The RNA shown here (c-di-GMP-I riboswitch aptamer) has 89 nucleotides and comes from uncultured Sterolibacterium sp. The sequence was found by an Rfam model in a public genome assembly. The source organism's lineage runs through Bacteria, Pseudomonadati, Pseudomonadota, Nitrosomonadales and Sterolibacterium. Its mean pLDDT, the model's own confidence on a scale to 100, is 82. Rfam family: c-di-GMP-I riboswitch aptamer. From the family's description: GEMM was predicted in a large-scale screen for bacterial structured RNA regulatory elements.

Order: sequence, then C1' cells, then structure tokens
RNA sequence: GUUGAUAGAGGGCAAACCCGUUGAAAGAUGGGGUCGCAAAUCCACCGGCCUAAAGCGCGCUAGAGCGCUAGGGCAGCGGGGCUGCCAAC
Repeated sequence: GUUGAUAGAGGGCAAACCCGUUGAAAGAUGGGGUCGCAAAUCCACCGGCCUAAAGCGCGCUAGAGCGCUAGGGCAGCGGGGCUGCCAAC
C1' cells in the first nucleotide's frame, strides 16, 4: 500500500427505552441499558433527511394560528475527505 471481517488476542463503540442537564425544536450531553456496528473514529464538502426560535409573508380587534426559510442539527442515510486496531498478501 491492497484486500478482508473467516479464526484468534486485547478489546472498543452503543440503537430503542428510562433518569438528570441543555435547547424554541430537531438534537446534544452524563448515567443506566445493549438493537446492532470492522471504522457506529473524526470532518456538514455534495446529495438526502429532521427541526423552524429569529426573519419574511398571510391572518386576526387582539392573542392564537398557517405558510416559506438554516446561520440549527443527523457522521448509526449514501458519497467524499482524514486518521486508525487485527489478519493475509
């Protein structure tokens, strides 16, 4: 460097759900948990998906309400980038 996740060693991570914190929400985070994962390490660059506080528009006497929108998110949706354990070559 390429291929693989069959065997073995050390093991690693942790979906749903529950509790605390945080956030407008999506979500994040700590603990429990263990569906799964061979990059389920890291990065929102491309596509996709989630949310819509602020903003804009509609609407109303007003308050509510409705629509659009990412500077908010998801790396455990796919592609791409970076790094890495083991084995074989």